RNA sequence: UACUUAUCCAGAAAGGCUGAGGGACUGGCCCUUUGAAGCCUUAGCAACCAUUCCAAGCAUAGCUUGAAAUAAGGUGCUAAUUCCGGCUCCGGUAUACCCGGGGGUAGAUAAGUU
Repeated sequence: UACUUAUCCAGAAAGGCUGAGGGACUGGCCCUUUGAAGCCUUAGCAACCAUUCCAAGCAUAGCUUGAAAUAAGGUGCUAAUUCCGGCUCCGGUAUACCCGGGGGUAGAUAAGUU
């Protein structure tokens, strides 16, 4: 870099340095000198990897699925549902720059492969 699988309506911020942008892209809409992004320190969230335990199933030295518990370590995360829409299908009626729902694309993260 690319591919595969899983998840994405929950959760969790203070301080220091610094000083203007940030929310992936795009259209909106928002955040921001009452301090953006970045870096550092400390804290926290979560439970993907990890450990324990229970149940069921199976092709039974074990594996898979589901429930529960733990949080030392490897990542991740700590405005807004991935902030909302983007393509497509279905439904509604006020026919619109509308509303509701399903799937998809894109993106993010983890684990594995390359």
Predicted 3D model of a 114-nucleotide RNA (SAM riboswitch aptamer (S box leader)) from Chitinophaga caeni. The model forms 97% of the base pairs in the Rfam consensus. The sequence is in RNAcentral, with records from Rfam. Model confidence (mean pLDDT): 84 of 100. Lineage of the source: Bacteria > Pseudomonadati > Bacteroidota > Chitinophagaceae > Chitinophaga.